[in-house]
Context: one part of a larger RNA
Molecule: small-subunit ribosomal RNA, central domain
Organism: uncultured bacterium
RNA sequence: UUGGGUUUAAAGGGUGCGUAGGCGGCCUUGUAAGUCAGUGGUGAAAACCUGCAGCUCAACUGUAGGCGUGCCAAUGAAACUGUGAGGCUUGAGUGACGUUGAGGCAGGCGGAAUGUGUAGUGUAGCGGUGAAAUGCUUAGAUAUUACACAGAACACCGAUUGCGUAGGCAGCUUGCUAAAGGUUAACUGACGCUGAUGCACGUAAGCGUGGGGAUCGAACAGGAUUAGAUACCCUGGUAGUCCACGCUGUAAACGAUGAUGACUCGCUGUUGGCGAUAUACAGUCAGCGGCUUAGCGAAAGCGAUGAGUCAUCCACCUGGGGAGUACGCUCGCAAGAGUGAAACUC
Repeated sequence: UUGGGUUUAAAGGGUGCGUAGGCGGCCUUGUAAGUCAGUGGUGAAAACCUGCAGCUCAACUGUAGGCGUGCCAAUGAAACUGUGAGGCUUGAGUGACGUUGAGGCAGGCGGAAUGUGUAGUGUAGCGGUGAAAUGCUUAGAUAUUACACAGAACACCGAUUGCGUAGGCAGCUUGCUAAAGGUUAACUGACGCUGAUGCACGUAAGCGUGGGGAUCGAACAGGAUUAGAUACCCUGGUAGUCCACGCUGUAAACGAUGAUGACUCGCUGUUGGCGAUAUACAGUCAGCGGCUUAGCGAAAGCGAUGAGUCAUCCACCUGGGGAGUACGCUCGCAAGAGUGAAACUC
């Protein structure tokens, strides 16, 4: 390079926005760059292929033709691609109408629980475990009652639920804000899809500065267990866990399944709309689930939410180890991240 692949064998970028690029709906008309047709020129010789001929044959050589798939020129064609012009509405978007939700940001409020403090009642234990001990407790604990304070998380509802691009989002309420599907068909008229580089977002842990610190709890200490026990269990407990601002930029960031569009047998549940009939629902659009036909698949399985049948674009894979390492470069306060080999070996 050709070809083959990417749920689980190697392989979908963590997610979005979007530049270049690639690709792109229906109709009419022009053009003729791509495309197609025949024509002319050129495509050196040698070589190669075919015929004939010459060395006794052959190799070799001579000769004629072909090949040379290309390039150039002019002529013509106009279906397709491109391009110019005009039009269309079904793709895309806007409007109108009501609807939905833990979508986001900021503020306010609430009760349960936990811990602590003060006061009361009350007396000898409490706590913890497989069993114990460390620990707490006559300076009155545990338990219980009242009051107060603090921080964090929001039981039940709660669901195979819902929302969000992903990460993620759950007490109640107010303000601001984004979105989606539905109905309508008023408006724009292909404005679209994808997207290298880039930019933005991105759980947890970690880092910086300043707060906060109830609970839990790396590290650490002690008690057990054990042959040992740098663990599992227990008693404590610092960072952290929480907030603000800034950084980091990674995860089994998973549906281990890139995005968009079209097409393809059924059954069943559920969420949000619209709803003929008319009183709880047929149907339908959009989601979220279960089972399954064809088909696909190595199988497990997938099966209109495809891993089926196709189209466009991007990303990625090419035996195991060495290695996501070394070196270089970029980014970062650092931790480290990104990019990313080879020798050697099986």